[in-house]
Molecule: SAM riboswitch aptamer (S box leader)
Organism: marine sediment metagenome
RNA sequence: CUCAUCAAGACCGGCUGAGGGACUGGCCCACAGACGCCGGGGCAACCACCGCCACACCCACGGGUGCGACGAAAGGUGCCAACUCCAGCGGCAGCCGUUCCGGCGGCCGAGAGAUGAG
Numbered sequence: 001c002u003c004a005u006c007a008a009g010a011c012c013g014g015c016u017g018a019g020g021g022a023c024u025g026g027c028c029c030a031c032a033g034a035c036g037c038c039g040g041g042g043c044a045a046c047c048a049c050c051g052c053c054a055c056a057c058c059c060a061c062g063g064g065u066g067c068g069a070c071g072a073a074a075g076g077u078g079c080c081a082a083c084u085c086c087a088g089c090g091g092c093a094g095c096c097g098u099u100c101c102g103g104c105g106g107c108c109g110a111g112a113g114a115u116g117a118g
Base pairs, nucleotide, nucleotide: 001118002117003116004115005114006113011040012039013038014037015036019029020028021027023088024087025086026085041080042079043078046076047075050071051070053068055066056065057064058063084112089109090108091107092106094104095103096102097101
């Protein structure tokens, strides 16, 4: 940089000790110990491997290759508060405050971010 996914799922123990949830705002988590580190456990199924089935192609008819669905999963990652915690930019429609103007939540897209594969 490109592509895919991001509404589901999954916690215990030890160490440490003040901040943490990327940024900003909000709102949360946290000395009844968060965050982090270590150990164990688990979730998931992106990659690899394996099984089974469908299809296509090849075949010296034994089989082989490719692709897709499903399953399994002990390998490589990832993940285990809150939708990626919510919003930040744009659009659509709605409700409320009788106007200006403001507030509230909803949907879609973009951006940013995270994870995987290349």